[in-house]
RNA sequence: CACUUAUCCAGAAAGGCGGAGGGACUUGGCCCUGCGAUGCCUUAGCAACCUUUCCUGAUUUAAUUAUCAGGAAAAAGGUGCUAAUUCCUGCCUCGGUGCAAACCGGGGAAAGAUAAGUU
Numbered sequence: 001c002a003c004u005u006a007u008c009c010a011g012a013a014a015g016g017c018g019g020a021g022g023g024a025c026u027u028g029g030c031c032c033u034g035c036g037a038u039g040c041c042u043u044a045g046c047a048a049c050c051u052u053u054c055c056u057g058a059u060u061u062a063a064u065u066a067u068c069a070g071g072a073a074a075a076a077g078g079u080g081c082u083a084a085u086u087c088c089u090g091c092c093u094c095g096g097u098g099c100a101a102a103c104c105g106g107g108g109a110a111a112g113a114u115a116a117g118u119u
Base pairs, nucleotide, nucleotide: 002118003117004116005115006114007113008112013043014042015041016040017039021032022031023030028088029087044082045081046080049078050077051074052073053072054071055070056069057068058067059066086111091108092107093106094105095104096103097102
């Protein structure tokens, strides 16, 4: 880098460096930002994907032995995350209001992010 699976309306900030744009891409919005953003580093925190323990069920085993599913708890380690739902939207589709333009709401796709696994 590619592929598979799962999740993405919850949660969690201080200090230092630095000095201009940033919020992935695209359209349109809307935001953040010299009261110093984005980024990098340190510390702290959040969460519970990997991890550990317990309970229930199914299958299985000589054996709660193993696997799977669901639930509860923990946080030492591997990641991740700590503005706004992945900030909203864009493409398809359904419903409502409307003469229309358009607006409101639901579902899906695509793209992306993160984890675990495979090559």